[in-house]
RNA sequence: GAUAGAGGUGCGUUUUUAUAAAAGUAAACGUGUGGAGGUAUGCAGUUACCAAUGAAGUACGCCGAAAGGAUGAGACGCCGAAGUUCUGAUAUGAUUGCACAUAUCUUUGCUGGGUAUACCGUUAAGAGCGGUAUGACUGUCAUCGUAAGGUGGGGAGCUAUC
Numbered sequence: 001g002a003u004a005g006a007g008g009u010g011c012g013u014u015u016u017u018a019u020a021a022a023a024g025u026a027a028a029c030g031u032g033u034g035g036a037g038g039u040a041u042g043c044a045g046u047u048a049c050c051a052a053u054g055a056a057g058u059a060c061g062c063c064g065a066a067a068g069g070a071u072g073a074g075a076c077g078c079c080g081a082a083g084u085u086c087u088g089a090u091a092u093g094a095u096u097g098c099a100c101a102u103a104u105c106u107u108u109g110c111u112g113g114g115u116a117u118a119c120c121g122u123u124a125a126g127a128g129c130g131g132u133a134u135g136a137c138u139g140u141c142a143u144c145g146u147a148a149g150g151u152g153g154g155g156a157g158c159u160a161u162c
Base pairs, nucleotide, nucleotide: 001162002161003160004159005158008079010078011077012076013075014074016073017072018071019070029061030060031059032058033057037050038049039048040047041099042098043097044096045095046094082111083110084109088105089104090103091102092101093100112138113137115135116134117133118132119131120130121129122128140153141152142151143150144149
């Protein structure tokens, strides 16, 4: 250097499927009130559309979803699997500027793995996901030890073969 492997409540994808929740919510429609603005992510400008044949708001009635996310089963790809901070670029959100959100790629740093608890963020959410901290468990290498065990390190690592 190449090839092949291991960790296990192991990782990720899914335009496969079922279920719960989102939610009796949003929107639409009707009535009352209101009385000039409103919608297209936020702010400012522009553009388009709606509005005294009644806008925003508000109360009631009627009707009534979906997306993102989740769990189970299936399929696929795998063991820096993957996640994430920062940098930059592109696309989408009517258009311009700034911001924000989502997706993809990229630079850089961190994280062995899952798990429990606390806090923070996201979300409809006591779910899930992400971050930080702590704890035990677990895997691996080095080292000390008669042993049980102890200490320390990290995946660009570890083991085997060539």
About this RNA:
Predicted 3D model of a 162-nucleotide RNA (Lysine riboswitch aptamer) from a mouse gut metagenome. The RNAcentral record of the sequence draws on MGnify. The model forms 98% of the base pairs in the Rfam consensus. Model confidence (mean pLDDT): 82 of 100.